[in-house]
C1' cells in the first nucleotide's frame, strides 16, 4: 500500500515543553495566546486480539465451541455521535423535521 471481517449516538485528563493553528478532505459549526494541535510523563477509559479464572456443551480425560468475570500482556483511545452534513430511498403538493442505507473515514484482528 490495496483487500476481508466486525465496531463506531458509551466511557475516559492532569502536569510539564513548545507556540499558531487544529477539528481528514469541501460546506458548516466549533476548539485556541485563560495556550490549542503535537511531543514528554503519569493516570484513566475500554475489551478488539492474547494469556487467566467460574461455568454450560461435548469427551474417559485433553482439546474445542459458547458465556460470564478480572484486567496481566499487544494494540487502540481519554472535546463535540466518526462533531454535522454532503449521495441515494423512505417522509411531503413542494419543502423541512425526522428515518434507513452508501460511500468516505477511524480501530482491531486476518490474510496478502
Nucleotide at each position: 500500500a490495496a483487500u476481508u471481517u466486525a465496531u463506531c449516538c458509551a466511557g475516559a485528563a492532569a502536569g510539564a515543553c513548545c507556540g499558531a493553528g487544529g477539528g481528514a478532505a469541501a460546506g458548516g459549526c466549533c476548539c485556541g495566546a485563560u495556550g490549542a494541535c503535537g511531543u514528554c510523563u503519569u493516570g484513566g477509559c475500554a475489551a478488539c486480539c492474547u494469556g487467566u479464572a467460574a461455568c454450560a456443551u461435548u469427551u474417559u480425560a485433553c482439546c474445542a465451541u459458547g458465556c460470564u468475570a478480572a484486567a496481566a500482556g499487544g494494540u487502540g483511545c481519554c472535546a463535540a455521535a466518526u462533531c454535522c452534513u454532503a449521495c441515494u430511498c423512505c417522509g411531503a403538493a413542494a419543502a423541512a423535521a425526522g428515518g434507513a442505507g452508501a460511500a468516505a473515514g477511524a480501530u482491531a484482528a486476518g490474510a496478502u